[in-house]
RNA sequence: GGAGUCGGCCAGGCAAUCGCUGCAGCAAUGCAGAGGAAAGUCCGGGCUCCUUCGGACAGGGCGCCAGGUAACGCCUGGGGGGCGUGAGCCCAUGGAAAGUGCCACAGAAAAUAUACCGCCGACCCUGGGGUCGGUAAGGGUGAAAAGGUGCGGUAAGAGCGCACCGCGCGACUGGCAACAGCUCGCGGCACGGUAAACCCCGCCCGGAGCAAGACCAAAUAGGGGAGUAGGGGCUGUUUGCCCACCGUCGGUUCCGAACGGACUCCCGGGUAGGUUGCUCGAGGCAGCUGGCGACAGCUGUCCCAGAUGAAUGGUUGUCGAUGACAGAACCCGGCUUAUUGCCGGCUCCGGCU
Numbered sequence: 001g002g003a004g005u006c007g008g009c010c011a012g013g014c015a016a017u018c019g020c021u022g023c024a025g026c027a028a029u030g031c032a033g034a035g036g037a038a039a040g041u042c043c044g045g046g047c048u049c050c051u052u053c054g055g056a057c058a059g060g061g062c063g064c065c066a067g068g069u070a071a072c073g074c075c076u077g078g079g080g081g082g083c084g085u086g087a088g089c090c091c092a093u094g095g096a097a098a099g100u101g102c103c104a105c106a107g108a109a110a111a112u113a114u115a116c117c118g119c120c121g122a123c124c125c126u127g128g129g130g131u132c133g134g135u136a137a138g139g140g141u142g143a144a145a146a147g148g149u150g151c152g153g154u155a156a157g158a159g160c161g162c163a164c165c166g167c168g169c170g171a172c173u174g175g176c177a178a179c180a181g182c183u184c185g186c187g188g189c190a191c192g193g194u195a196a197a198c199c200c201c202g203c204c205c206g207g208a209g210c211a212a213g214a215c216c217a218a219a220u221a222g223g224g225g226a227g228u229a230g231g232g233g234c235u236g237u238u239u240g241c242c243c244a245c246c247g248u249c250g251g252u253u254c255c256g257a258a259c260g261g262a263c264u265c266c267c268g269g270g271u272a273g274g275u276u277g278c279u280c281g282a283g284g285c286a287g288c289u290g291g292c293g294a295c296a297g298c299u300g301u302c303c304c305a306g307a308u309g310a311a312u313g314g315u316u317g318u319c320g321a322u323g324a325c326a327g328a329a330c331c332c333g334g335c336u337u338a339u340u341g342c343c344g345g346c347u348c349c350g351g352c353u
Stems, first nucleotide, its partner, number of pairs: 001349009012319007020033005035325001039336002042334005047209004052257005057251001059205005064078005079093001080091004094200002099198002101194003116139002118135008147165006166189001167187005172181003213276004223267006231243004245261004283302008
């Protein structure tokens, strides 16, 4: 000097003037007023409502281990695998010995799967070819072809045998664990890949949503029609009880309990105004302690938008690094996507001293 990688910060500042919304105030006036993603609506919850509860089945989600969290499909730290020289980055990361399916084309053959070329032996014809038998070491095809290297053995070969490696099982050691081991032993060895194919295994799961819900006021036609059940028994009547029938969260399922006496559909009319929910929170900031870390605890301090056809805009001056992506609508924790500029750590390459 160049390239790469990881992390952090800001999001125009200052002044004047006019204006907008909320709160406080009799008023003057004072205080406050869009984001790091407010975005996507992809997850998880808080909160509200649904005449309930349990079980089975179905459906859905997650998927290595240990932690964090209100919770999660999130985050942190490890294990294993992959990419990269490296700093680093990525991973729908349980099971293929429960079963079923699939692997195009090429190739002889794509799973306990074959013999195209070839190698060896026997026989026949004869400068070469044919038939039969053996073979899967060499070659070819392919993403992948009966584990790899070497030695022996064989007619030629082959874990056929042996050594080492690989693989499987077991023990031991370390680790909470996932796992690891130039530790040991046994076994010629279960015969590829794929579960982001069906499936198996383990864990988890009511639904709808602030247009939820609550209150007030007003108005209309306390309208019209159809369907299911409304049955039986006991009690002197009323009434009460039992059985049956119907119904009971947004799984058109089933079973049980409990509760209720109704439930379902179509047509037509009126209202759709106001208040509340609505912002004090799993809250922000700072310090200390513990922890590798996510984070937790303690102490102190602060109140920081609540609009509702939708509030922060206009002008002037100045500074300067830039003005990008872009505007809350019940609230919060994540993930993903978009993006200007600045700062720092680390890695690699080249040159000079």